The prediction has a mean pLDDT of 78. Glycine riboswitch aptamer from Bacillus taeanensis, 88 nucleotides, folded computationally. The RNAcentral record of the sequence draws on Rfam.
RNA sequence: AUGAAGACAAGGGGAGAGACUACGUAAUGUAGCGCCGAAGGAGCAAACGGUAUGUGAAUCUCUCAGGCAAAAAGACUCUUGUCAGACG
Numbered sequence: 001a002u003g004a005a006g007a008c009a010a011g012g013g014g015a016g017a018g019a020c021u022a023c024g025u026a027a028u029g030u031a032g033c034g035c036c037g038a039a040g041g042a043g044c045a046a047a048c049g050g051u052a053u054g055u056g057a058a059u060c061u062c063u064c065a066g067g068c069a070a071a072a073a074g075a076c077u078c079u080u081g082u083c084a085g086a087c088g
Stems, first nucleotide, its partner, number of pairs: 006083008018033001020032004034068003040064001041062003047055002
């Protein structure tokens, strides 16, 4: 300073997939089968590299966790405010 990235708070938006079956009903419970990806977690291509069981992103992949009426949660995103102080 017509204040970048980033952080925090409040508010708005915010997808997918069985209100399946059995038992129980005290239940948002237990078991089974099917399914979803956008909390979290894990995997890796180029590239790098000290050459190795190394580093290495995502809304990609997996589905451990989570979820599959509504509500809640929700990556991400928008607005406002506060902090912050990059380029110039």

Annotation
Of the family's consensus pairs, 91% are formed in the model.